A computed fold for a 682-nucleotide part of an RNA from a Nitrospiraceae bacterium, annotated as large-subunit ribosomal RNA, domain II. Taxonomically the source falls in Nitrospiraceae (Bacteria, Pseudomonadati, Nitrospirota, Nitrospiria). Its Rfam family is "Bacterial large subunit ribosomal RNA". Model confidence (mean pLDDT): 87 of 100.
[in-house]
Context: one part of a larger RNA
RNA sequence: GCCUGCGAGUUACGGUGUGUGGCGAGGUUAACCAGCGAUGGGGAGCCGGAGCGAAAGCGAGUCUGAAUAGGGCGUUGAGUCGCACACUGUAGACCCGAAGCCAAGUGAUCUACCCAUGGGCAGGCUGAAGCGGGGGUAAGACCCCGUGGAGGGCCGAACCCACCUAGGUUGAAAACUGGGGGGAUGACCUGUGGAUAGGGGUGAAAGGCCAAGCAAACUCGGUGAUAGCUGGUUCUCUCCGAAAUGCAUUUAGGUGCAGCGUUGCGUGUUCAGUCAUGGAGGUAGAGCACUGGAUGGGUUAGGGGGCCCACAAGCUUACCGACCCCAGCCAAACUCCGAAUGCCAUGACUCCAGAGCGCAGCAGUGAGACCACGGGGGAUGAGCUUCGUUGGUCGAAAGGGAAACAGCCCAGAUCGCCGGCUAAGGCCCCUAAUUCUGGACUAAGUGGAAAACGAUGUGGGACUGCACAGACAGCCAGGAGGUUGGCUCAGAAGCAGCCAUCCUUGAAAGAGUGCGUAAUAGCUCACUGGUCGAGUGGUCCUGCGCGGACAAUGUAACGGGGCUCAAGUCCAGAGCCGAAGCCGCGGACUUCUGCGUAAGCAGGAGUGGUAGGAGAGCGUCGAUCUUGCAGCGAAGCGGGGGUGUGAACCGUCGUGGAGCGGGAUCGAGUGAGAAUGCAGGC
Numbered sequence: 001g002c003c004u005g006c007g008a009g010u011u012a013c014g015g016u017g018u019g020u021g022g023c024g025a026g027g028u029u030a031a032c033c034a035g036c037g038a039u040g041g042g043g044a045g046c047c048g049g050a051g052c053g054a055a056a057g058c059g060a061g062u063c064u065g066a067a068u069a070g071g072g073c074g075u076u077g078a079g080u081c082g083c084a085c086a087c088u089g090u091a092g093a094c095c096c097g098a099a100g101c102c103a104a105g106u107g108a109u110c111u112a113c114c115c116a117u118g119g120g121c122a123g124g125c126u127g128a129a130g131c132g133g134g135g136g137u138a139a140g141a142c143c144c145c146g147u148g149g150a151g152g153g154c155c156g157a158a159c160c161c162a163c164c165u166a167g168g169u170u171g172a173a174a175a176c177u178g179g180g181g182g183g184a185u186g187a188c189c190u191g192u193g194g195a196u197a198g199g200g201g202u203g204a205a206a207g208g209c210c211a212a213g214c215a216a217a218c219u220c221g222g223u224g225a226u227a228g229c230u231g232g233u234u235c236u237c238u239c240c241g242a243a244a245u246g247c248a249u250u251u252a253g254g255u256g257c258a259g260c261g262u263u264g265c266g267u268g269u270u271c272a273g274u275c276a277u278g279g280a281g282g283u284a285g286a287g288c289a290c291u292g293g294a295u296g297g298g299u300u301a302g303g304g305g306g307c308c309c310a311c312a313a314g315c316u317u318a319c320c321g322a323c324c325c326c327a328g329c330c331a332a333a334c335u336c337c338g339a340a341u342g343c344c345a346u347g348a349c350u351c352c353a354g355a356g357c358g359c360a361g362c363a364g365u366g367a368g369a370c371c372a373c374g375g376g377g378g379a380u381g382a383g384c385u386u387c388g389u390u391g392g393u394c395g396a397a398a399g400g401g402a403a404a405c406a407g408c409c410c411a412g413a414u415c416g417c418c419g420g421c422u423a424a425g426g427c428c429c430c431u432a433a434u435u436c437u438g439g440a441c442u443a444a445g446u447g448g449a450a451a452a453c454g455a456u457g458u459g460g461g462a463c464u465g466c467a468c469a470g471a472c473a474g475c476c477a478g479g480a481g482g483u484u485g486g487c488u489c490a491g492a493a494g495c496a497g498c499c500a501u502c503c504u505u506g507a508a509a510g511a512g513u514g515c516g517u518a519a520u521a522g523c524u525c526a527c528u529g530g531u532c533g534a535g536u537g538g539u540c541c542u543g544c545g546c547g548g549a550c551a552a553u554g555u556a557a558c559g560g561g562g563c564u565c566a567a568g569u570c571c572a573g574a575g576c577c578g579a580a581g582c583c584g585c586g587g588a589c590u591u592c593u594g595c596g597u598a599a600g601c602a603g604g605a606g607u608g609g610u611a612g613g614a615g616a617g618c619g620u621c622g623a624u625c626u627u628g629c630a631g632c633g634a635a636g637c638g639g640g641g642g643u644g645u646g647a648a649c650c651g652u653c654g655u656g657g658a659g660c661g662g663g664a665u666c667g668a669g670u671g672a673g674a675a676u677g678c679a680g681g682c
Base pairs, nucleotide, nucleotide: 001682002681003680004679005678006677011091012090013089014088015087016086017085018084019083020082021081022080023079026047027046028045032041033040034039051058052057061073062072063071064070094232095231097229101222102221104219105218106217112196114194115193116192117191118190119189120188121186123155124154125153126151130147131146132145133144134143135142159183160182161181163180164179165178166177167176198214200210201209202208235617236616237615238614239613240612245258246257247256248255249254259365260364261362262361263360264359265358266357267356270355272350273349274348275347276346277345278344279343285337286335287334291331292330293329295327296326297325298324302320303319304317305316306315307314368394369393370392371391372390373388374387375386376385377384399410400409401408414587415586416585417584419583420582421581425577426576427575428561429560430559434574436573437572438571439570440569441568447563453547454546457544458543459542460541461540462539463538464537465536466535474531475530476529477528478527480504481503482502485499486498487497510525514523515522588607589606590605591604592603593602594601595600618671620668621667622666623665624664625663626662627661628660629659636655637654638653639652641650642649643648
C1' cells in the first nucleotide's frame, strides 16, 4: 500500500412540541400488596379547573393610587395519562485524540554522589627535603661533592577519556569504526556488597543524571480528566433552500438575541411592479448671500520710509494695507440655490408568485471573494484595506464564449432523441460557419502592451497670405551713392558695443540677415529685373499611423499557422455557425385548479444546489403471527440474463451439501472509503 472484518447521535430520568390513542371538568396513580402470569388492589401524590399582589389579603378580578381616574397582570379557545417521533436538560451523552493534575506503589543491575572491602597502573626521565663528607664562619648562614628518592613532576603502554578529521547516517552499531589526540601515583581507574526516591534524590552546576525520551521517573488507579480545537461520522430517491450581517460578549476562528432557511397551523392580496396625486429631505450639480480659504486691479482709512519740522501740522512715496467697488476662484464638517433617483402615504391597474404578515417546531450561518457604481484610508498604488436599506456573479452553478482562467460576457442542467431556432462569441486553415456585398482608412505586421513629449508620415474639414498685371522653388543679373553715419576704440569701415536709423539715384537695394577680416577686402541675404509658366505658403480642428519602447531556459505582448483593395480598422448591409437557453417528440416526479366516492383523468405552473429543514422508501439482524420452499438439493459463492428513478430485486446455470424464504406487525450492537482509524492476511 491493497484486501477482508471491526469502527461513531445510544440509554436512563426530566422538559417542550408534533402525531396518535384512552378518558374528559376532569385525568392519572407511585411505592407497595396478591397472583406463575394476564391482571386486580393501592388516591398518598401530581397536573388541570382563578387570578392579582412583596405580603397581609381580596377575588372575575386584583395591584398601584386619595380616586368609583388611568395603567399593569388576569377574566372570554380543555385538560390529563400512555405510545411514537423531533429537539433539549442532567448524566462520558456522536466517536477517537492531548500536554497535564492527584493518589498509592515500583525502581540507584543504567547513571550521580557517598560508605565498606578488595584489585590495577610495562618501561624510561628528572632528582625536593633530609643525611654524610668537604669548604666556609666566632658560631651560623651559605657553597661544592655524594647519598637520598619527593612530586595532583616529565615521556610513554595497559587502563580511563573523547579534542580533530574521514567514513558511517533504511549503520556492522538506537552514538560505532579508522587515523591522529588528552590523562596515565592521582581531585586516578576499577570489582563486589551497600546507602540516598520523585517536588524527592544526586549533582567540581550542563537543568546534568535517577534503566536507550527527565523544567519533575515509571506502573496501575481517579479516568470515558477536560479539549470554545483538529480529524472522522457508513443506504436511496423527492420538495424547498440559506449565511459569512447588526448588537453584546475576559469577546474577536466561541457564544446569546435579531436577520436570512425550512415545516405545520392561521390570515387571505395585506407583498411587489407601474401610473396618478400628496408629502418629508439638502445629496449630485451649482453658487459665493453666510462661515472660512484665496488671485489681480481700482479706491482709500491706518501703518512704514523720505523731506520738512520747537509743538501741532504739511508735502511725498514702482513700500505694507483693513473696509468698499470691479473681475476671476475653492470647501466633508460653507449654502442665496438645487435636481435625477430613492423613501413615506392614498387611490387605481397589473399580478396569484415557494408573495406578505402572525404563532409554533427544527436549523445552519455570524472567516466571505471578485466585478460594476457611490464614498473613506493609501500615492485619485495594490489580486490593498474599510463602508453603502447599491446591483451582479461565485460561494452553493454545470453548459457556451474569453487559447488555458471560482467571482468577467451569454445562459440557470427533471430524463431520453444520430431533430429544429437562437444568445454571447464567431465564420482563411488548425475549427462548426462568408476567402460574403458596398464604401473608406492604415504600410506601422500598426492590428498583436504604455506616458509626457517630439516629427514636412498620411486621409478629411475650416480659415487665411501671395499668384497669368506671372506667385513659390531654381537659374541669369543688379543689390548703388552721401558714408569709413555719430560715439567709443589701438582699430570699429553694414556686421565687438552704445546712440540715431535720415537723404539721394533708381526697377530695386537695410546706416544692413548671416559667414568672414587685426581693421579693410571678399562671399551672402533682405529687396528688384529677367527666364520659366500654375499653383504656392501659414494657422487651427480631426481619422489612422511613427518615435519615445530595456530582463532574465527559447520565438514567447495575435492560442498557432499565417494575414496587407486584409484574414487589420471604421461605417452600412446580407447570410450562416454557435449552449445542457428556446422549440419539437416521448417518459418521470412535484404542486395548483377542474371533474370524479375512489382509482384516476384533463389543464396550468414547475423539478441546478453546499450548510440545513421536510417527505417517501430500500436493505441487514432478531421477535411474534401467518403462509411457503428444501437431499428430485437450503444458505453461501461464481457466471451470464432480466426488472425498477434509485437504495435494490427476480429468475437461471455451475459449485456447495442443510437449512431458508414471502406477507403483516414489532424491536435494533442496522448500511463504511476516508478518522497519520483498529485487527488479521498478502